The RNA shown here (small-subunit ribosomal RNA) has 1560 nucleotides and comes from a Planctomycetota bacterium. NCBI's taxonomy places the organism under Bacteria, Pseudomonadati, Planctomycetota. The sequence is in RNAcentral, with records from ENA. Its Rfam family is "Bacterial small subunit ribosomal RNA". Its mean pLDDT, the model's own confidence on a scale to 100, is 84.
[in-house]
RNA sequence: AAAGUGAAGGGUUUGAUCCUGGCUCAGAACGAACGUUGGCGGCGUGGAUGAGGCAUGCAAGUCGAGCGAGAAAGCACCUUCGGGUGUGAGUACAGCGGCGGACGGGUGAGUAACACGUAAUCAAGCUGCCCUCGAGCCUGGGAUAACAGGGGGAAACCCUUGCUAAUACCGGAUGGUCUUUUCGGGUCGAUUGGCCUGAAGAGUAAAGGUUGGGAUCCUACGGGACCUUCCGCUUGAGGAGGCGAUUGCGGCCUAUCAGCUAGUUGGCGGGGUAACGGCCCACCAAGGCAACGACGGGUAGCAGGCCUGAGAGGGUGGUCUGUCACACUGGGACUGAGACACUGCCCAGACUCCUACGGGAGGCUGCAGUCGAGAAUCUUCCGCAAUGGGCGAAAGCCUGACGGAGCGACGCCGCGUGGAGGAGAAGGCCUUAGGGUUGUAAACUCCUGUCACGAAUUAUGAAUGGUGCGUAGUUAACAGCUGCGUAUUUGACGUAAGUUCGAGAGGAAGCACCGGCUAACUCUGUGCCAGCAGCCGCGGUAAUACAGAGGGUGCAAACGUUGUUCGGAAUCACUGGGCAUAAAGCGCACGUAGGCGGCUUUUCAAGUGCAGGGUGAAAUCCCACGGCUUACCCGUGGAACUGCUUUGCAUACUGGAUAGCUCGAGGACGGUAGAGGAGAGCGGAACUCUUGGUGGAGCGGUGAAAUGCGUAGAUAUCAAGAGGAACACCAAAGGCGAAGGCAGCUCUCUGGUCCGUUUCUGACGCUGAGGUGCGAAAGCUAGGGUAGCGAACGGGAUUAGAUACCCCGGUAGUCCUAGCCGUAAACGAUGGGUACUAGCUUGUGGCCCUACCUGUGGGGUCACUGGCGAAGCAAAUGUGUUAAGUACCCCGCCUGGGGAGUAUGGUCGCAAGGCUGAAACUCAAAGGAAUUGACGGGGGCUCACACAAGCGGUGGAGCAUGUGGUUUAAUUCGAAGCAACGCGAAGAACCUUACCCAGCCUUGACAUGCAGGGAUAACCCGGGUGAAAGCCUGGGGAUUGCCUUCGGGUGUAACCUGUGCAGGUGUUGCAUGGCUGUCGUCAGCUCGUGUCGUGAGAUGUCGGGUUAAGUCCCUUAACGAGCGAAACCCUUGCCACUAGUUGCUAGCGGGUCAUGCCGAGGACUCUAGUGGGACUGCCGUUGUCAAAACGGAGGAAGGUGGGGAUGACGUCAAGUCAUCAUGGCCCUUACGGCUGGGGCUACACACGUGCUACAAUGGGCAGGACAAAGGGCCGCAAAACCGCAAGGUCAAGCAAAUCCCACAAACCUGUCCCCAGUUCGGAUUGUCGGCUGCAACUCGCCGGCAUGAAGUCGGAAUCGCUAGUAAUCGCGGAUCAGCCAUGCCGCGGUGAAUAUGUUCCUGAGCCUUGUACACACCGCCCGUCAAGCCACGAAAGCCGAGAGCGCCCGAAGUCGUUUGCCUAACCGUAAGGAGGGCGGCGCCGAAGGCGAGCUUGGUGAUUGGGACUAAGUCGUAACAAGGUAGCCGUAGGGGAACCUGCGGCUGGAUCACCUCCUUU
Repeated sequence: AAAGUGAAGGGUUUGAUCCUGGCUCAGAACGAACGUUGGCGGCGUGGAUGAGGCAUGCAAGUCGAGCGAGAAAGCACCUUCGGGUGUGAGUACAGCGGCGGACGGGUGAGUAACACGUAAUCAAGCUGCCCUCGAGCCUGGGAUAACAGGGGGAAACCCUUGCUAAUACCGGAUGGUCUUUUCGGGUCGAUUGGCCUGAAGAGUAAAGGUUGGGAUCCUACGGGACCUUCCGCUUGAGGAGGCGAUUGCGGCCUAUCAGCUAGUUGGCGGGGUAACGGCCCACCAAGGCAACGACGGGUAGCAGGCCUGAGAGGGUGGUCUGUCACACUGGGACUGAGACACUGCCCAGACUCCUACGGGAGGCUGCAGUCGAGAAUCUUCCGCAAUGGGCGAAAGCCUGACGGAGCGACGCCGCGUGGAGGAGAAGGCCUUAGGGUUGUAAACUCCUGUCACGAAUUAUGAAUGGUGCGUAGUUAACAGCUGCGUAUUUGACGUAAGUUCGAGAGGAAGCACCGGCUAACUCUGUGCCAGCAGCCGCGGUAAUACAGAGGGUGCAAACGUUGUUCGGAAUCACUGGGCAUAAAGCGCACGUAGGCGGCUUUUCAAGUGCAGGGUGAAAUCCCACGGCUUACCCGUGGAACUGCUUUGCAUACUGGAUAGCUCGAGGACGGUAGAGGAGAGCGGAACUCUUGGUGGAGCGGUGAAAUGCGUAGAUAUCAAGAGGAACACCAAAGGCGAAGGCAGCUCUCUGGUCCGUUUCUGACGCUGAGGUGCGAAAGCUAGGGUAGCGAACGGGAUUAGAUACCCCGGUAGUCCUAGCCGUAAACGAUGGGUACUAGCUUGUGGCCCUACCUGUGGGGUCACUGGCGAAGCAAAUGUGUUAAGUACCCCGCCUGGGGAGUAUGGUCGCAAGGCUGAAACUCAAAGGAAUUGACGGGGGCUCACACAAGCGGUGGAGCAUGUGGUUUAAUUCGAAGCAACGCGAAGAACCUUACCCAGCCUUGACAUGCAGGGAUAACCCGGGUGAAAGCCUGGGGAUUGCCUUCGGGUGUAACCUGUGCAGGUGUUGCAUGGCUGUCGUCAGCUCGUGUCGUGAGAUGUCGGGUUAAGUCCCUUAACGAGCGAAACCCUUGCCACUAGUUGCUAGCGGGUCAUGCCGAGGACUCUAGUGGGACUGCCGUUGUCAAAACGGAGGAAGGUGGGGAUGACGUCAAGUCAUCAUGGCCCUUACGGCUGGGGCUACACACGUGCUACAAUGGGCAGGACAAAGGGCCGCAAAACCGCAAGGUCAAGCAAAUCCCACAAACCUGUCCCCAGUUCGGAUUGUCGGCUGCAACUCGCCGGCAUGAAGUCGGAAUCGCUAGUAAUCGCGGAUCAGCCAUGCCGCGGUGAAUAUGUUCCUGAGCCUUGUACACACCGCCCGUCAAGCCACGAAAGCCGAGAGCGCCCGAAGUCGUUUGCCUAACCGUAAGGAGGGCGGCGCCGAAGGCGAGCUUGGUGAUUGGGACUAAGUCGUAACAAGGUAGCCGUAGGGGAACCUGCGGCUGGAUCACCUCCUUU
């Protein structure tokens, strides 16, 4: 100098957002366990469960220097051979005696307690061994074990007789500062008293032993006395350490435990103890404890510490240390300084063992070890060498304490498994086939040598102690003893550690993970399977999420998983949260305890602050330094231990005491408004009923009806009477009340508020756990009353049903009296009080000032009641002096959703039920506010052939065509509401063709590479077989590049063989590209910048107008822009210019029967190029001086002129893998390829789209007129001829404004038909022909003749169309040999009707509103029932456990008592006594028994609801006005959601009115 440097978040509710809120993850730790793997070492650590049971060994002995006794084997000698002596040896064993077995070691069962921790106290105490100081140790006595004899017993062991010793036991003496009594003195104190000190009386002690000496004495010659040293003994005083007792404070859960207590609380007196004390006893009193939680229940050893955390905290108490408790279970004492004693005793019990059945023995929660249970925890090791303990004078002995070793990756720490260079090998994997990666990784080259291995070598732990020698002290002493020095001796660990050498890369790497959180990606397999998963979630054929592989990431001798704790979690919030709507303010008040409290003075010093003292054990944590090679580890010192206690000082604040004050609070006085409360009386309107009159057929009710009432006279109307309930207008956002609530008028009684002026009291205040009272509606009890209304109930409707909504009736009830109940959306979803913090404005009740025309107005100030709004707050909505702002005080309440306000217990109630109030289990959400959409049987505005107004159809018939279905060998496949169905298909007899049957081919019908073969091939002509394809086979046959010695060689196209591969209309349109449909030619969809909002988002894009249009204008926190709309493009309508053939023909000429036929012309039509033209441009009106609309002029055309092309962001996993392309998968002598035939054309039926009709606006026949747009050489084909016709023959012309197809038809004219199944209609069928084509049987088209079906205008329903449109008429084209085309795509001819309008149906757009929807209403979602499964409750009972209570019995044992028996020490003239023992009795007393209850657990037929589960059943309750607004309380009813009555709430949509506010 340092020791006070420390704080991170993420995932998941939603379409998205912010918030609330839970769940979950990342971190650290562990006495751990499990899985895979495993080289070395050090230091630690290891029965957490059954305080379950234990075999075996060891774990407490020691002392001969306290005492008596005292072997044997062996050896030696002797021997009479029986034995003896010596030695072993005063040894071993055992005993008496002393000390120690109360320590050390184990465990945590019990214990919620002065057990522990901390700080104190003992004036109420004890203390062996140890230390210091003082005094003393004199003199006697009697026994007893061992031993010996006898006896009993299986044993354990016991009895009896006899002998003996002591530091064993006992008597006496002496004695003090000891004990006690009496009398003092001093001093102090905190009650009894403490400390110091004096006098007198009484009482109380002891034990000896050893070594050495031989100066002195004695001797039985062994020695003793004596001296000395040391040890021991007795008695005091003090110390140290230990123990005991007391007290303050501190540390668990539960009130679903609220009252507990008779030795209980206290006193007096005793007993007992070392000592105080109800510790115990007798008596007396009636106390003591408790909401600051007694008593009861549950759990638990406590602490230093340890883990975590920034901290505050939270969790924990293993190892180490302190302490407590326990020792098989329960009880008890003895001994002792100390125990009610782990390896002592007695008793009871359970268990185990021995037994001769009579009795005995035992206690591992000591170290090892064993069994059991368990996920799980070690060696029946070595040593006392070290440290420590017991005994001993000592040597020494004992020591499972301890020191070590062993086992276990159980933890922490350290080391290694090699280092450098080295091409981009092989193999693996991937691949876009090029390559990439594994990867300098390997091989290979060169090095190094840690650890392990082998060899050699050297320390530390060793200091003592003993012995020898030397020296100092003690002493009479040179002895002995003590101290010092020196020499020697002592190591379990240890084959260890260290060092050196040797050899050689040799022996040494795994585990988890790789979707996000969270570092790390590909392939293959699998196909909602198998599986994964901490949360979110992956897996249904392209899985970075499963499994494997390659690769990667992270850790590493480990890595993961599981469990637990803290953290993150501010998610119990002291630090550091909340309660309008998210969970959360008691329905309201009064008030107890408690908490908090105005201004001033004095005082105290409890809180508070500062300073000092004591303590806060050590270890641990932290800091510094040091020792092990480093680290872990260890040592030394420091800091710290945030605490408690104590002393002094300070006095602002809080507090206590004291004295005042008036502004808080309250009182008095004078006024004041009011549906405040209670009781009594009175009133009118309405209603119903009764009576009477009039009257005469209906009334009533509804969406429409019916039930009901009515000719026995209703309804209606008039009059009279009766009854009960409620009080129109005034009336209001108004008033009053604490809340609930309160409304006709009058009277009586009564509570509170407000205002004003002075005055009085003097903090008297605020809040308020428990408590008490009030408390809508419904409901209950008893008695009344009952007009209307009206749960239940009956009936009628509605409906699929209708236990409802609607209607007709109607009982409780609603009303009154008395009593209960005590709940509501009891709401402002906002507890009460006080103070402060911008304003504006309405209303109510007062007071004051002022102006004045006495009607009223203006200003101010109190109290109350509304609206808007600044700052602030808030997640936002919102709130905002009536706070949800800023602060303080007090109370209540919340902690994810469900289960559940349920169960159970308690308590209240007559009941209904209220208050209090869980858990198991289950989910990853539930929720609030706001946003964007979507939706609404919400609203507003607007549009569309959407409706309406019209015209024509479809649906009925026949036929055509497509589809479904059925059938079939196959009837190939696809398309499926609109937006599949005359669709793919703009052409299925073969082909097509994909399907079926049959016959064949296998490198293949087609492409290409490689290898080999060998010299043919292409092409042409054949033969056999066959349905063909194919198979078999014959003949002819030219020729290519390079080299060449011209013989040939080589290569190649081709062929053959082989191999890569081809091929697939096989699958996946939910892997895709591309293309397409649809909303929809609807007017929308977005962006940049800015602004607003925490944000999602909003604004722009809204509003007012206008438009076909988000078209344009105006306004405007928006300003601009883009994709769409429009325009640009094509076509058509007018004109001009240019051009003039094949088109045209006015004029000129020619010609013809006639015709632009010819010359010629460009005028016209036309053709096809280029331009013009239309822009609300002009006028008027309206409109915001706008945009624009309306009307008009001009014009071919007028407000987009008509038509077309053109299709925003997106939606539908829309359609298409069978147009094409394409990933993946699948087939490969077949799912490929070829061929013949068949099928796609079937036919009880159903649907879609069409054609033709049903006729007279028509049909037939005859004659006559006018188009446009197209097509044509494998073609269109004129004319002519033949045929009734289809068609045929021949053939001109034309690659086309020239020729042809090609006569357009409807229409017009004339005529016939005369309303009928027809001269309508044409199906069907027969027959004869024609055409195409290899081929018309299945299965083509056309023609002639004959046949002549249904059908007479079409049910419910439904389609198209707004003008050159509908309707109607014909013409052309593509495909195509032909054609099933009535289809499709085009063209022109003729040519209407209607639109008042937007209520309704459908669809769409914008704005707004509600929402529990977001897969977006084809949404969401509720309840019963049925099934499965899970946990829980109730339950007749059954079985335990625990704690007490009462009674019975009563062991051991202490205590008391004792008349029986026994009795060494003392007394005693001897009889006996004192004392003791045994026995007896008594109190207490464990276990046990009996009894009634309590608490708690398990189980239980059956039963109840709850959670979850697949796609079950019934309905549709809620979310939109959810189709009857919903919800709350209550009551009744009902399969169920629910319905209905009464009262309440808005957390109800919509429309209208009133009021208020804001803005102008």